[in-house]
A computed fold for a 105-nucleotide RNA from Pseudopedobacter saltans, annotated as SAM riboswitch aptamer (S box leader). Its mean pLDDT, the model's own confidence on a scale to 100, is 86. RNAcentral records the identical sequence in 2 taxa.
RNA sequence: GAUUUAUAAAGAAGUGGUAAGAGAUCAGGCUCUGAGACCCACUGGCAACCUUCCAGCAAAAACGGAAAAGGUGCCAAAUCCUGCCCCGAAAGGGAAAUAUAAAUA
Numbered sequence: 001g002a003u004u005u006a007u008a009a010a011g012a013a014g015u016g017g018u019a020a021g022a023g024a025u026c027a028g029g030c031u032c033u034g035a036g037a038c039c040c041a042c043u044g045g046c047a048a049c050c051u052u053c054c055a056g057c058a059a060a061a062a063c064g065g066a067a068a069a070g071g072u073g074c075c076a077a078a079u080c081c082u083g084c085c086c087c088g089a090a091a092g093g094g095a096a097a098u099a100u101a102a103a104u105a
C1' cells in the first nucleotide's frame, strides 16, 4: 500500500528549536499565521480502539460499568465547510474520499 469491520458535531497545551507558509488531495469558501503558525523534540494531557476487571449468560457473544500500567491514536475550527445523490425555504439524510483502530492475506 490492499481488503473487511467500527468510529469520526465530545475531549485534551506548555516549553524549547526552526522559519513561512499552514488547514490530506483538486476547486471554491472560510480560518490560523513574524504577537512565530505548520513541522520537530521534551514534558504534560485527552480519549478508551486493542488490553484488564466487574456485571451479564447454562456457557459464550453482544449491550452496560470501572481502570489507564502497556500497544496505538489524538490535543484550532464538525474530518473547518461545500462539491456527488435524495430532500429542500432553512435544516436534514445518504454516498464517496480521508483519518484512526482492530483484523486478514
Base pairs, nucleotide, nucleotide: 002104003103004102005101006100007099008098013043014042015041016040017039021032022031023030026083027082028081029080044075045074046073049071050070051067052066053065054064079097084094085093086092